[in-house]
RNA sequence: AACUUAUAAAGAGAGAUGGAGGGAAUUGGCCCUUUGAAGUCUCAGCAACCGGCAUUUGCACGGUGCUAAAUCCAACAGGUUAUCCUGAAAUAUGAGUG
Numbered sequence: 001a002a003c004u005u006a007u008a009a010a011g012a013g014a015g016a017u018g019g020a021g022g023g024a025a026u027u028g029g030c031c032c033u034u035u036g037a038a039g040u041c042u043c044a045g046c047a048a049c050c051g052g053c054a055u056u057u058g059c060a061c062g063g064u065g066c067u068a069a070a071u072c073c074a075a076c077a078g079g080u081u082a083u084c085c086u087g088a089a090a091u092a093u094g095a096g097u098g
C1' cells in the first nucleotide's frame, strides 16, 4: 500500500512567521481569504478512540486526533417529487491485522 472495524449534524483559537491562495480528489454550487489563504512554530483549548488511574461511570496523566460552515452541500441507488428523507460510495480519524 491493502484489509477489518468503530465513529463522523455535538465540541474547541490566539500569537509569531509567511505572502496568495484555501474549503481531500473530479464536476457543479456555495463559502472563507491582503481587515492576510496554505504551510511552519509556540501557547491554549476540545474530545474521550487506545493506554493509564479510579471502578459503572469518571479523571484528562501518556499516544493519536481535532479547533469556519453537517465530512460546507450535491453527484450514485431507493422513496417522495414544491422539496425533503433513507442508504451507498468516497474521504477523514482511531484501534487491530499485515
Base pairs, nucleotide, nucleotide: 002097003096004095005094006093007092008091013043014042015041016040017039021032022031023030026075027074028073029072044067045066046065049063050062051061052059053058071090076087077086078085079084

The RNA shown here (SAM riboswitch aptamer (S box leader)) has 98 nucleotides and comes from Macrococcus sp. DPC7161. The organism belongs to Macrococcus, within Bacteria. Its Rfam family is "SAM riboswitch aptamer (S box leader)". Its family is annotated with regulation of gene expression in the Gene Ontology. The coordinates come from a structure-prediction model, not an experiment, and the mean pLDDT is 87. The sequence is in RNAcentral, with records from Rfam. Of the family's consensus pairs, 97% are formed in the model.